Predicted 3D model of a 114-nucleotide RNA (SAM riboswitch aptamer (S box leader)). Its mean pLDDT, the model's own confidence on a scale to 100, is 83. It matches the Rfam family "SAM riboswitch aptamer (S box leader)". Gene Ontology term of the family: regulation of gene expression.
RNA sequence: GGUUUAUAAAGAAGUGGCGAGAGACUGGCUCAAUGACCCACUGGCAACCAGCAAGAAAAAUUGAAAAGGUGCCAAUUCCUGUCCGGAACAAUAUCGUUUUGGAACAUAUAAAUA
Numbered sequence: 001g002g003u004u005u006a007u008a009a010a011g012a013a014g015u016g017g018c019g020a021g022a023g024a025c026u027g028g029c030u031c032a033a034u035g036a037c038c039c040a041c042u043g044g045c046a047a048c049c050a051g052c053a054a055g056a057a058a059a060a061u062u063g064a065a066a067a068g069g070u071g072c073c074a075a076u077u078c079c080u081g082u083c084c085g086g087a088a089c090a091a092u093a094u095c096g097u098u099u100u101g102g103a104a105c106a107u108a109u110a111a112a113u114a
Base pairs, nucleotide, nucleotide: 002113003112004111005110006109007108008107013042014041015040016039017038021031022030023029025081027079028078043073044072045071048069049068052063053062054061077106082103083102084101085100086099087098088097089096
């Protein structure tokens, strides 16, 4: 990297280092020499896995905890893209603009898997 399942509107930053782009991609918009992104340390958030308790039980499920394994700590996954609807405007054959709801795709993370 592939596949499967789950989750993604909540939550959580300081210091030091480096020095130019960063937010996956598209178009926007935003962050960034008042130093972003990234790295290290410290701190924190959360509760996926493990462990613990309940569950006649190794299950589903529920609960508490946060010493273990991950993850995360600008903006809803920052918005958006493909499909199906609603509303407004314009036009009058469908198309368009704005806005809104749902589904999918993609992405991220966890756990499992060949």